[in-house]
Context: one part of a larger RNA
Molecule: large-subunit ribosomal RNA, domain VI
Organism: sediment metagenome
């Protein structure tokens, strides 16, 4: 863009893709059938391994330059708190992401192949085949999983909106092309109806015009389902898209609580190895203190920010 007015949501599934499965062992059947013995099955049922594959993070492991702690050198005068040194090094570590972890990956149906048959003639018999019929595979199709109405035979259902109003300009001795040019040639050409007034005529009538109605061409506005922009974001993500929310609100941040990580903060008090110039200094330990610090998790709470708004849009 199309799908024959414009939208929103939910579907169908022609068609396409998939290997989503493959393969062992054991138990039982059963020391049975079979066989003189030696030996030794099968159908059905159950458990389990390996390979491949899809998903997930409860557990286990890894990572975790969020985080907590210890500590070396040096710098900020000292303490506290920090900067730099591969995250300085080291010990832990939630969420997330992951595998080395966990879960799933049957069977059935239909038509058949080789093959096994039934009935049965040609050919009075026979014959699975000529007519007809029944079976039969890890293979084919379907059931299963993913995509899918752009499947031009362009699908279905439900719901919503519209199928209206109004304003402006134009509508003919015109326009275009050809031609040195033209009064020539060619082509195109949407205007129509009414008109009570005016002019002319003795008159029937003729002509002109304001204005009105319809139509055609071009442009604008209103209404309007819905969508987009915009904003807070993430179950999504290279951009775009997708998804949620936008005060009728828990979308993000903050705060509070829960659940977690680290491992007992600063400061003060008491004790104290050791050193000492005998004045003091003092690692460390204990208590206040399962403290302090921190969290991409869970919930609650409008305190902050999603305010206000703009554009598109079918209308025969």
């Nucleotide at each position: 863009u199309g799908u024959c007015g414009g939208a929103u949501g939910u579907c169908u599934g022609a068609g396409c893709g998939g290997a989503a499965g493959g393969u062992g062992g054991c138990c039982c059947c059963a020391g049975u059938a079979c066989g003189a013995a030696a030996g030794g099955a099968a159908c059905a049922g159950g458990c389990u391994g390996c390979c491949g594959u899809g998903g997930c993070c409860u557990c286990u492991g890894g990572u975790u330059u969020a985080c907590c702690u210890g500590u070396u050198g040096u710098c900020u005068g000292a303490c506290a708190a920090g900067g730099c040194a591969u995250c300085g090094c080291a010990g832990g570590g939630c969420a997330g992401c992951u595998a080395c972890g966990c879960c799933g990956c049957a069977g059935g149906u239909g038509a058949u192949a080789a093959g096994a048959g039934c009935u049965g003639a040609a050919c009075g018999c026979a014959u699975c085949u000529a007519a007809g019929c029944u079976c039969g595979a890890a293979g084919c199709a379907u059931u299963c999983c993913g995509c899918a109405a752009a499947a031009a035979g362009a699908g279905a259902c439900a719901u919503c909106c519209a199928u209206u109003c109004u304003c402006c300009g134009g509508c003919a001795c015109g326009c275009a092309c050809g031609u040195c040019g033209a009064u020539c040639g060619u082509g195109c050409g949407a205007g129509g109806c009414g008109g009570g007034g005016c002019u002319g005529g003795c008159g029937a009538c003729a002509g002109c015009a304001a204005c009105g109605c319809c139509g055609c061409c071009g442009g604008g506005g209103a209404c309007g389902a819905a969508g987009a922009c915009c904003c807070a974001u993430g179950u999504a993500a290279a951009a775009c898209a997708c998804a949620u929310g936008g005060u009728c609100g828990a979308u993000a941040g903050g705060c509070u609580g829960g659940g977690g990580g680290u491992g007992u903060a600063c400061g003060c008090a008491u004790c104290a190895a050791g050193c000492u110039u005998c004045g003091g200094c003092g690692a460390g330990a204990u208590g206040c203190u399962c403290a302090g610090c921190c969290c991409g998790c869970c919930a609650g709470u409008a305190c902050u920010a999603a305010u206000c708004g703009u554009c598109u849009a079918a209308g025969g």